[in-house]
RNA sequence: GGGUGGCUAGCUCAGUUGGUUAGAGCAUCUGGUUUACACCCAGAGGGUCGGGGGUUCGAGUCCCUCGCCACCCA
Numbered sequence: 001g002g003g004u005g006g007c008u009a010g011c012u013c014a015g016u017u018g019g020u021u022a023g024a025g026c027a028u029c030u031g032g033u034u035u036a037c038a039c040c041c042a043g044a045g046g047g048u049c050g051g052g053g054g055u056u057c058g059a060g061u062c063c064c065u066c067g068c069c070a071c072c073c074a
Stems, first nucleotide, its partner, number of pairs: 001073007010026004019057001028044005050066005
């Protein structure tokens, strides 16, 4: 330098053919339970969907560009 895959909650990851409120597990917090802690049960908070731009009635999803990570080729 070229190519491929990836970037979504604090962490690990889903997200169908673009569709109306973006989710799960773990973690955190609150309540229940317990003498108390843990486990367990119920609930809650937490998101510029890597940055910017474009297409569209509508974008996490499609297009362009930039950045970062991993791998392959040279």

Predicted 3D model of a 74-nucleotide RNA (transfer RNA) from a Bacteroidota bacterium. The sequence was found in a public genome assembly. Its mean pLDDT, the model's own confidence on a scale to 100, is 81. Rfam family: tRNA. Its family is annotated with triplet codon-amino acid adaptor activity in the Gene Ontology.